The RNA shown here (c-di-GMP-I riboswitch aptamer) has 76 nucleotides and comes from Pseudodesulfovibrio sp.
The model forms 95% of the base pairs in the Rfam consensus.
Lineage of the source: Bacteria > Pseudomonadati > Desulfovibrionales > Desulfovibrionaceae > Pseudodesulfovibrio.
Its mean pLDDT, the model's own confidence on a scale to 100, is 81.

RNA sequence: UAUUCAUAAAGCCAAAUUCGUCGUGAGGCGGAGACGGAAAGCCACGGAUCUCUGAAGAGAUAGCCGGGUUACCGAU
Numbered sequence: 001u002a003u004u005c006a007u008a009a010a011g012c013c014a015a016a017u018u019c020g021u022c023g024u025g026a027g028g029c030g031g032a033g034a035c036g037g038a039a040a041g042c043c044a045c046g047g048a049u050c051u052c053u054g055a056a057g058a059g060a061u062a063g064c065c066g067g068g069u070u071a072c073c074g075a076u
Stems, first nucleotide, its partner, number of pairs: 002076003012037002017032006035063001041069003045066003048061005
């Protein structure tokens, strides 16, 4: 440097719950917490689910699946 993610984790992230806070809401952010994760890093592009709305429409989820993109350990 290229390929790869079976084994593996120094280090990393953090479900439920709970406290604070923002939002009409789905939910977001911060503290505690640790069920899990090998992209549980990032991007709403396709599907899916969910919220608001009389409708048109506007949103949420990247820890639902696929896709795009970058990367650690290990292996060759």